[in-house]
RNA sequence: UGCAAGUCAAGGCAAAACCAUUGAAAAAUGGUGACGCAAAGCUAUAGGGGCUUCAAUGCCAGCCAGCUGCCGGA
Numbered sequence: 001u002g003c004a005a006g007u008c009a010a011g012g013c014a015a016a017a018c019c020a021u022u023g024a025a026a027a028a029u030g031g032u033g034a035c036g037c038a039a040a041g042c043u044a045u046a047g048g049g050g051c052u053u054c055a056a057u058g059c060c061a062g063c064c065a066g067c068u069g070c071c072g073g074a
Stems, first nucleotide, its partner, number of pairs: 012037002017032006035062001041067003047064002049060003
């Protein structure tokens, strides 16, 4: 420079599983990985519910719930 093909907003989070670490456990953190999510952001004795535990002021918000917010179009 030429030809061919592809895309139709931009992004975000991250299930299960595996590895490592912490923990009595539930589970959490990091890495890999994506099942999904328009709030899968935040809130855990002082809304409910569930899990572990002798017990719960331990754990779960991607169970219901409360609070707050971003982008595009119209």